[in-house]
Context: one part of a larger RNA
RNA sequence: AAGUAACGAUAAGAGAGGUGAAAAACCUCUCCGCCGAAAGCCCAAGGUUUCCUGCGCAACGCUAAUCGGCGCAGGGUUAGUCGGCCCCUAAGGCGAGGUCGAAAGACGUAGUCGAUGGGAAACAGGUUAAUAUUCCUGUACUUCAUGCUGCUGCGAUGGGGUGACGGAGAAGGCUAGGCCAGCCGGACAUUGGUUGUUCCGGUUUAAGCGUUUAGGGAGUGCUCUUAGGCAAAUCCGGGGGCACAAUCCUGAGGCGUUAUGACGAGUUCCUACGGGAACGAAGUGGUUGAUGCCAUGCUUCCAAGAAAACCCUCUAAGCUUCAGGCAGUAUGGAACCGUACCCCAAACCGACACAGGUGGGCAGGGUGAGAAUCCUAAGGCGCUU
Numbered sequence: 001a002a003g004u005a006a007c008g009a010u011a012a013g014a015g016a017g018g019u020g021a022a023a024a025a026c027c028u029c030u031c032c033g034c035c036g037a038a039a040g041c042c043c044a045a046g047g048u049u050u051c052c053u054g055c056g057c058a059a060c061g062c063u064a065a066u067c068g069g070c071g072c073a074g075g076g077u078u079a080g081u082c083g084g085c086c087c088c089u090a091a092g093g094c095g096a097g098g099u100c101g102a103a104a105g106a107c108g109u110a111g112u113c114g115a116u117g118g119g120a121a122a123c124a125g126g127u128u129a130a131u132a133u134u135c136c137u138g139u140a141c142u143u144c145a146u147g148c149u150g151c152u153g154c155g156a157u158g159g160g161g162u163g164a165c166g167g168a169g170a171a172g173g174c175u176a177g178g179c180c181a182g183c184c185g186g187a188c189a190u191u192g193g194u195u196g197u198u199c200c201g202g203u204u205u206a207a208g209c210g211u212u213u214a215g216g217g218a219g220u221g222c223u224c225u226u227a228g229g230c231a232a233a234u235c236c237g238g239g240g241g242c243a244c245a246a247u248c249c250u251g252a253g254g255c256g257u258u259a260u261g262a263c264g265a266g267u268u269c270c271u272a273c274g275g276g277a278a279c280g281a282a283g284u285g286g287u288u289g290a291u292g293c294c295a296u297g298c299u300u301c302c303a304a305g306a307a308a309a310c311c312c313u314c315u316a317a318g319c320u321u322c323a324g325g326c327a328g329u330a331u332g333g334a335a336c337c338g339u340a341c342c343c344c345a346a347a348c349c350g351a352c353a354c355a356g357g358u359g360g361g362c363a364g365g366g367u368g369a370g371a372a373u374c375c376u377a378a379g380g381c382g383c384u385u
Base pairs, nucleotide, nucleotide: 013031014030015029016028017027018026032382033381034380035379040362041361042360043359046342047341050340051075052074053073054072055071056070060068061067080141081140082338083337084336086119087118088117092113093112094111098107099106100105122139123138124137125136126135142334143333144332145331146330147329148328149327150326151325152324153319154318158314159313160312161311166301167300168299169298172294173293174292177288178287179286180285181284182203183202184201185200186199187198188196204262205261208257209256210255211254212253215250216249217248218247219244220243221242222241223240224239225238226237228236229235263283266279267278268277269276270275302305348357349356364376365375366374
C1' cells in the first nucleotide's frame, strides 16, 4: 500500500422462546424461500473412525461461536442364506521339464493363478444414542456329515448332454407404481361461503409352500441295429420298426395358504417433555400402466456373436454280504474376512470445509411425446461473515 481488496455461486430470510460471560450464525417452535432424474435415497471405488454420546473452545472453521467433519474421553460395525473367501474358467500373469541365449534372461508345454463373467440357499415386521436381509419375533430355505428305515449296480482326472451367450425389430400377456370410487376414523372455525355431490387422514402386508395360467419350446416312449464320439458304454450320434395323439419341459403372473399373525389412522394412560406403554377401525373394487418381468423368448439380419466348473447321463480300471447309489426320516454342523460413517461430496481425486472431476441402482403427483420445462410430495437444504 491499507483498515484497502477479499470473506468462494444473487436458494432468503423473519419473529418468538431456550442456553450462555457473550447469540445474525447453536437448540426448539411458527412463518418464508430453494432443490425435487436432486441440492432426495441406496451401492461400488476411494477415504479409514470422519459414526453416536458426554465434556470443552487455545488452534482449525476466511467473522463470532455456547456449534462443528475441531480437541479430550467413553461407546459403536453381531450373518449357513448379502459381498468375499470357496469351486470354475477369460484376457493376461507365472511356469517343473523343454527350446533359445556370453551372463542377466527370453519364449513356452504340463500345470498353476487370475473376475469385470458362471456356480446352493431369506423374507416380512420390530428394535438401538449409534448395527441390522446380520440382533429379536414370526414364517422359510440350502448344503454337508452321521444314525435308522426301505429300495438298489455302483464307480472317473475319460465319453456325451447341459451350462452357452450377437445386433436390430415387433406384437402380446403381466406386475410394480399411479389415479378414482367405495369403506373406516375425524372436522365443520374464522368467513364472501361451508351438515355437503364438503374437507382432512387411512385403506399396507413378503419370502416360502400348494395349484398351475397367458405364453414359449421339443414330437414323446419302447425296441432292433450300428466303420463315429482316440478304450468301453445301456449314454450321445447314424439307420430301421412299433405304439401314442397327445405327452413332456419351461413359464411371468393370478388364486389359496403363510396371516385368528404383523402393520395400521387414531384413542387412552404415564412422562425426567426427549419419549414410553396399552388398545386398535377400515383394510374392498374399478381404471391406467412401465424403460421392470415372461424374455438368454419370438421374428429377422450378417459381420455369425467366451471358456470351464456345478448339474444330468454313460461306461473303464476296480469293487460287488462290504463299499457305493437313490428316497424318506432324525440329530448335528455351516468356520474365517467385510459390515460404523461419507459416497456427484466439507469425509474420494483436485495444496483449501475449492462454483472443477467421479461408475451403477431407485425414479411419486400436476402439465407434457418425454428422464424436457415449470410447480410440487417424500426427503433434504437457505450454500460459515